[in-house]
Two RNAs folded together computationally: RNase P RNA and transfer RNA, 476 nucleotides in total. The prediction has a mean pLDDT of 76. Rfam match: Bacterial RNase P class A.

RNA sequence: GGAGGUGGACGGAGGAUCGCUGCCGCGGGCUUCGGCUCGCGGGAGAGGAAAGUCCGGGCUCCACAGGGCAGGGAGGUGGCUAACGGCCACCGAGGGCAACCUCAGGGAAAGUGCAACAGAAAUGACACCGCCGGCCUGCGGCUUCGGCCGCGGGGGCAAGGGUGAAAUCGUGAGGUAAGAGCUCACGCGCCGUCCGGGUGACCGGCGGCGAGGCAAACCCCUCCCGGAGCAAGCUCGAAUAGGAACGGCCUCGAGAGUGGCCCGCUCGAUCGCAGCAAUGCGGGCCGUUCGGGUCUGAGUGCUCGAGCCCGCCGGCAACGGCGGGCCUAGACGAAUGAUCCUCACCGGUGACUCGGCGACGAGUCAUAGGGACAGGACCCGGCUUACAGUCCACCUCCAGCC
RNA sequence: GGCGGCGUAGCCAAGUGGUAAGGCAAGGGUCUGCAAAACCCUCAUCCCCGGUUCAAAUCCGGGCGCCGCCUCCA
Numbered sequence: 001g002g003a004g005g006u007g008g009a010c011g012g013a014g015g016a017u018c019g020c021u022g023c024c025g026c027g028g029g030c031u032u033c034g035g036c037u038c039g040c041g042g043g044a045g046a047g048g049a050a051a052g053u054c055c056g057g058g059c060u061c062c063a064c065a066g067g068g069c070a071g072g073g074a075g076g077u078g079g080c081u082a083a084c085g086g087c088c089a090c091c092g093a094g095g096g097c098a099a100c101c102u103c104a105g106g107g108a109a110a111g112u113g114c115a116a117c118a119g120a121a122a123u124g125a126c127a128c129c130g131c132c133g134g135c136c137u138g139c140g141g142c143u144u145c146g147g148c149c150g151c152g153g154g155g156g157c158a159a160g161g162g163u164g165a166a167a168u169c170g171u172g173a174g175g176u177a178a179g180a181g182c183u184c185a186c187g188c189g190c191c192g193u194c195c196g197g198g199u200g201a202c203c204g205g206c207g208g209c210g211a212g213g214c215a216a217a218c219c220c221c222u223c224c225c226g227g228a229g230c231a232a233g234c235u236c237g238a239a240u241a242g243g244a245a246c247g248g249c250c251u252c253g254a255g256a257g258u259g260g261c262c263c264g265c266u267c268g269a270u271c272g273c274a275g276c277a278a279u280g281c282g283g284g285c286c287g288u289u290c291g292g293g294u295c296u297g298a299g300u301g302c303u304c305g306a307g308c309c310c311g312c313c314g315g316c317a318a319c320g321g322c323g324g325g326c327c328u329a330g331a332c333g334a335a336u337g338a339u340c341c342u343c344a345c346c347g348g349u350g351a352c353u354c355g356g357c358g359a360c361g362a363g364u365c366a367u368a369g370g371g372a373c374a375g376g377a378c379c380c381g382g383c384u385u386a387c388a389g390u391c392c393a394c395c396u397c398c399a400g401c402c
Numbered sequence: 403g404g405c406g407g408c409g410u411a412g413c414c415a416a417g418u419g420g421u422a423a424g425g426c427a428a429g430g431g432u433c434u435g436c437a438a439a440a441c442c443c444u445c446a447u448c449c450c451c452g453g454u455u456c457a458a459a460u461c462c463g464g465g466c467g468c469c470g471c472c473u474c475c476a
Base pairs, nucleotide, nucleotide: 001398002397003396004395005394006393007392008391009390010389012343013342014341015340016339017338018337020045021044023042024041025040026039027038028037029036030035047373051384052383054382055381056380057379058378059229060228061227062226068276069275071225072224073223074222075221076090077089078088079087080086091105092103093102094101095100106220107219111218112217113214114213128161129160130157131156132155135154136153137152138151139150140149141148142147169187170186171185172184173183174182188210189209190208191207192206194205195204196203197202233300234299235298236297243290244289245288246287247286248285249284251269252268253267254266255265271282272281273280307326308325309324310323311322312321313320314319345370346369348367349366350365351364352363353362354361355360403472404471405470406469407468408467409466412426413425414424420456428444429443430442431441432440449465450464451463452462453461
């Protein structure tokens, strides 16, 4: 100098003028004494994602003895945390020369299921081409009459070819008629009341075995989860109503018996109560349409909180503890804006200077421009997504020079 | 603000792991003197981007767009 990796920070600054919305103080006016309105002054006024609403909690109401089933979710190990699908550290697998990155990362040796087309065969494997002539057998030839050779059939094999996304572990050697985990070495995978290390995932060793893939298919295992949401809920006030019409359900099915049918008998299921059954409770329940009121009334919940900043201590870290300091929207058809000046930033144009043969690069000045994504609505912890332009720290690889 | 659902051709839509049915419309052709009808043919980035799988419209995650419900009596 070039190419990258990881983590963090910022999201223009200052001033003037005119505005916007709450709060506080003073003054004027009105008042049904609760407040309303006007003027002046002071002070405050969005984010790193306020977003998506994807997870998790606080808070509130409803439901709830406990347990079961159903449903939803999480899924290497250990820790952090109020909790989490988040974070930290480690393990394993994969990618990268490396820094480092990615992983929905339990179980396929419990069961069910799936695999189009191609292919002989797709999971109790199988034999198209091929290989073989040790075994049985037919025919032919030769014969020194012991047999030998050739072509078939039965048969043996799964090494090679071929199909496929995938073909019963891979490579090499031995072995054989040809072959094959048939045997051996190394590797891969699985299993073990085994041995050693580690809290553990797991790692190393020893022994045995070779039982394909898919669980983001059903499922099995372990763990977690009651439901709704601030339009939750509570208080006050006003108005209207204490409702109307239509439809559905409040029972149905099976069996024995009988010549057949009905009643009756037995069994099973059946309405609502915030998933189901059981239990308990209720007598009416459910759906659709219609109606009244409301500028869609006012207050509360409401913002001091798992809060923010700084320092020290413990911990590899996430994080925790202690001490000090700070108060930072609470507005509801919902405010935080506009213009101008200066400075900084960005790229464009022009002029000049410097370096270079040159293309070009650097600097100074002038000039017309540009500045993203987006915006609170009960609050918090995360994740994800969007984002002009920048800055800082550490690390890796390559090239050059000393 | 909160909660829920949907997205397949111009329109209506089936398909829920194995070459994306069908109807209407549109375009072309056959038939006809010309048309209509009939018959034949054509027309798909399954909203977008990733992942799982041999294979994705379908399964999973993220994004985008559209629709519905909830505000007092209640």